[in-house]
RNA sequence: GUGACAGCUGGUGAUGGAGCCCGCCCGCGAAUUUCGCGAACCGCCACCCGUGGCUGAUGGCACCUUCGAUCGA
Numbered sequence: 001g002u003g004a005c006a007g008c009u010g011g012u013g014a015u016g017g018a019g020c021c022c023g024c025c026c027g028c029g030a031a032u033u034u035c036g037c038g039a040a041c042c043g044c045c046a047c048c049c050g051u052g053g054c055u056g057a058u059g060g061c062a063c064c065u066u067c068g069a070u071c072g073a
Base pairs, nucleotide, nucleotide: 010025011024012023013022016064017063019061020060021059027037028036029035030034043054044053045052046051
């Protein structure tokens, strides 16, 4: 590097992609192979609770992409 066989493959962390690391959740029931309920998760501030204002593409790290500001070529 190639081929074959077997096993495994969940969700989520306020705006996109994927890599690594970290945190959290991972059940119940039924008319049963489908359905229902449900967990983690869903930013901040003010307030008349009706609304108004504000920060960040990360949970963290380093990148890609989008957007914004300044300077230089």
Overview: This is a predicted structure of a 73-nucleotide RNA (Fluoride riboswitch aptamer (crcB RNA motif)) from Flexivirga caeni. The coordinates come from a structure-prediction model, not an experiment, and the mean pLDDT is 78. Its Rfam family is "Fluoride riboswitch aptamer (crcB RNA motif)". Gene Ontology terms of the family: positive regulation of gene expression and response to fluoride.